[in-house]
RNA sequence: GGCUGGUCGGGCGACCGCGUGACCCACCGCCGCGAGGCGUCGGGUCCCGAGGAAAGUCCGGGCUCCACAGAGCAGGGUGGUGGGUAACACCCACCCGGGGUGACCCGCGGGACAGUGCCACAGAGAACAGACCGCCUCCGGCUUGCCGGAGGUAAGGGUGAAACGGUGGGGCAAGAGCCCACCAGUGCACCGGGAGACCGGUGCAGCUCGGCAAACCCCACCCGGAGCAAGACCAGACAGCACACGUUCGAGGGCGGCUCGUCCGAGUGUGCGGGUAGGUCGCUCGAGGCUGUCGGCGACGGCAGCCCUAGAUGGAUGGUCGCCGAUCACAGAACCCGGCUUACAGACCAGCCCGU
Numbered sequence: 001g002g003c004u005g006g007u008c009g010g011g012c013g014a015c016c017g018c019g020u021g022a023c024c025c026a027c028c029g030c031c032g033c034g035a036g037g038c039g040u041c042g043g044g045u046c047c048c049g050a051g052g053a054a055a056g057u058c059c060g061g062g063c064u065c066c067a068c069a070g071a072g073c074a075g076g077g078u079g080g081u082g083g084g085u086a087a088c089a090c091c092c093a094c095c096c097g098g099g100g101u102g103a104c105c106c107g108c109g110g111g112a113c114a115g116u117g118c119c120a121c122a123g124a125g126a127a128c129a130g131a132c133c134g135c136c137u138c139c140g141g142c143u144u145g146c147c148g149g150a151g152g153u154a155a156g157g158g159u160g161a162a163a164c165g166g167u168g169g170g171g172c173a174a175g176a177g178c179c180c181a182c183c184a185g186u187g188c189a190c191c192g193g194g195a196g197a198c199c200g201g202u203g204c205a206g207c208u209c210g211g212c213a214a215a216c217c218c219c220a221c222c223c224g225g226a227g228c229a230a231g232a233c234c235a236g237a238c239a240g241c242a243c244a245c246g247u248u249c250g251a252g253g254g255c256g257g258c259u260c261g262u263c264c265g266a267g268u269g270u271g272c273g274g275g276u277a278g279g280u281c282g283c284u285c286g287a288g289g290c291u292g293u294c295g296g297c298g299a300c301g302g303c304a305g306c307c308c309u310a311g312a313u314g315g316a317u318g319g320u321c322g323c324c325g326a327u328c329a330c331a332g333a334a335c336c337c338g339g340c341u342u343a344c345a346g347a348c349c350a351g352c353c354c355g356u
Stems, first nucleotide, its partner, number of pairs: 001353008010324007018049002021046005028039004051330001055341002058339005063227004075223005080094005095109001096107004110218002115216002117212003132157002134153009165183006184208002186205008231281004240272006252264004288307008325328001
């Protein structure tokens, strides 16, 4: 000077305030004709109270309801290989290609000889190619080294992101894998290594074959739909209607449950009204965290011990002061979890590389 991985993201104290929960109180509030009952509201004490991204809602799953014999079509997604996982588009290891002196980084990484299509501008020509200049042969003309025409030629020039292998030799009118040697690539066969992607080697074939599939398409594999406003439970009051029981032979109710006792007592109960208004649950203990140990290169998995860490529903987590570091970033739960992506002042730790 750089690369990679990880941890933290103001600290301590005092006072006031807010939310969930536990316990206590009853001046109070509510219900009842009453005996009495209840505690949402109020007061007090105690415990706990945002994040690494709580965010974007982009993937994957749990959970819930609906649908579902099986198979197929349509549609969507994934795409080197092997593994991890509940699952994934995530993670790990490796392979291949590219970049870097290096640590390391990047890849939207199946198929372009199944077919169709596209390749801007420039350029003569953009895919079984192509004569603009040039080179060569022939014919004609003449001012004898130029002009015109016919043909051959992809070595040279020029255009372009890309022009149908490279170097050398032979060959030819001039040229060209036209032929040869070497190199590069491709295809086929065989041998060896690897679990596999793939790698190494030998031989043959002049075979030289452009790119784009995030263009259609083909191949392999995967995928039902909706989402916590999911969904489940409790359940009024007033008016009205129906039925049953009862008014001293007393229904029903209070005193925490039962019996006795005692008190209140004329209406009470059930159904419809209506599963409405409202309330409760779902709701946070979970594929959970930390430590140790074992297996594995690793992602991760097994075992043992310990810990409990927000749960609101107009929605809490804030304010003031003191000291210190130093003017403090990005930003805040709303069913939960695993990822990805994006935002982020700064501080710290570990390993590695290059130069001296």
Bacterial RNase P class A from uncultured Nocardioides sp., 356 nucleotides, folded computationally. The coordinates come from a structure-prediction model, not an experiment, and the mean pLDDT is 76. NCBI's taxonomy places the organism under Bacteria, Bacillati, Actinomycetota, Nocardioidaceae, Nocardioides. It matches the Rfam family "Bacterial RNase P class A". Rfam classes the family as a ribozyme. The sequence is in RNAcentral, with records from MGnify.